[in-house]
Formats: sequence, C1' cells, structure tokens
RNA sequence: AUUUAAGUUUUCUAGGGUUCCGCAAUCUAUAAUUGGUAAUUGGCAGGUCCGAGAGAAAACACACAGUUAUCUGUGUACACGGAAGGAUAAAAGCCUGGGAGAU
Repeated sequence: AUUUAAGUUUUCUAGGGUUCCGCAAUCUAUAAUUGGUAAUUGGCAGGUCCGAGAGAAAACACACAGUUAUCUGUGUACACGGAAGGAUAAAAGCCUGGGAGAU
C1' cells in the first nucleotide's frame, strides 16, 4: 500500500420512555349538593410497546476433518469508547456506530 474480513435470524434480558391499558390526584363542564362518567395532570410498583457490535439462549449458515452422507464432530476468536444528531407517541446500551477517538 492492497485485498479479505470478524455471519444471519428468533426468543429473552439489562435498559428506556409515555401512544394505548391500568394506577393515583384534581373535579373546571351544571341552578345547586353528592358522586366520580368525561376531561386535565402525574412515569407511577405494573401490562402493551422499543430494546443491545462489545448481554444470554437457541436455530440456521459458513470453514475444516471424518470411520459415510438429507450423517457426525470441532470451530465461528477479540472488543475501552465521547459529544452532537436521527426515528418513533417519546426515550434508550435502538440507528449514525466494531463511528470520532484510545490501546
């Protein structure tokens, strides 16, 4: 300097906020009282939802070897990381991003 890269998906979790549900509070709409339907406010232990390159489990895929074959086995290593921005209702370990950087 060049080439080839560090596989894909599903389920779950760390985590995340607030569309919907639920919960709590308020009670303004009415002539008035009571009540708490609508509405408003609140992320609020939760449910729905989003969710990891560097988290988990599995399936497939790939490579190599084979005592045989729509089969069996082994392997798929390592991985510190801003700020700013983007989407969605909104946010995040999501995406930008194995980025900028660092070693």
Guanidine-I riboswitch aptamer from Clostridium oryzae, 103 nucleotides, folded computationally.
Its Rfam family is "Guanidine-I riboswitch aptamer". Its family is annotated with regulation of gene expression in the Gene Ontology.
Model confidence (mean pLDDT): 78 of 100.
Taxonomically the source falls in Clostridium (Bacteria, Bacillota, Eubacteriales, Clostridiaceae).